[in-house]
Overview
Model confidence (mean pLDDT): 76 of 100. THF (Tetrahydrofolate) riboswitch aptamer from Ruminococcus flavefaciens, 94 nucleotides, folded computationally. Its Rfam family is "THF (Tetrahydrofolate) riboswitch aptamer". Rfam links the family to the GO term tetrahydrofolate metabolic process. Rfam describes the family as follows. Tetrahydrofolate (THF) riboswitch was first reported for Ames et al. as an RNA motif in 5' untranslated (5'-UTR)regions of folate transport and biosynthesis genes in Firmicutes genomes. The sequence is in RNAcentral, with records from MGnify.

């Protein structure tokens, strides 16, 4: 030169949760984690706890006691596929 991980995205199927608003997106402060075979690692990256700012869509049926159905949510999971892929330094390999 080059290969190789966790991981992360996007999309499909299926599936939880919520539409009595939790989740998800932002954000502060701690506190803890991960990060090519091996060391080292950051202002970058992921979770956790306590704030903080913002904000939503329901309609229908069966029937009076909860259900079903389509819908909605930057909603959990899980699986396929796609594609992105060590901040960085040092050895290591072909």
């Nucleotide at each position: 030169a080059g290969a190789g991980u966790a991981g992360g995205a996007a999309u499909g199927u299926g599936u939880u949760c919520g539409u009595u608003a939790a989740g998800u997106g932002c954000u502060g402060a701690c506190c803890g984690g991960a990060c090519g075979g091996g060391g080292a690692g950051u202002u970058g990256c992921c979770g956790g706890u306590c704030g903080g700012a913002c904000g939503a869509a329901a309609a229908g049926c069966c029937u009076u006691a909860g259900g079903c159905u389509u819908g909605c949510g930057g909603u959990c999971c899980a699986c396929a596929u796609u594609u992105c892929g060590c901040a960085u330094c040092c050895c290591g390999c072909u």